[in-house]
Record summary: Predicted 3D model of a 75-nucleotide RNA (transfer RNA) from Methanolobus sp. The prediction has a mean pLDDT of 81. Rfam family: tRNA. Rfam describes the family as follows. Transfer RNA (tRNA) molecules are approximately 80 nucleotides in length.

């Protein structure tokens, strides 16, 4: 330098192929029960995310292009 893959909440993962209404689950944290207390276990509530910019479209996490980061392959 060229090619391929990946990027979703504090963390992990589903959803993307085949566009559709308010993006789902687990976990950390918070509160309660239990316990002398801690841990474990059980229960509850709230909040939080589509790497980034543009394009297509009535509508984009999803399609297209660029950029960035990471990983792999070739030279």
């Nucleotide at each position: 330098g060229c090619c391929c893959g990946u990027g979703u909440a504090g963390u992990c993962u589903a959803g993307u192929c085949c566009g559709g209404a308010u993006a789902a689950g687990a976990u950390u944290g918070c509160c309660c029960u239990c316990u002398u207390a801690c841990g474990a276990a059980g229960g509850g509530a709230c909040a939080g995310a589509c790497a980034u910019g543009a394009g297509u479209u009535c509508a984009a996490a999803u399609c297209u292009c660029g950029u960035c980061a990471c990983g792999g392959g070739c030279g």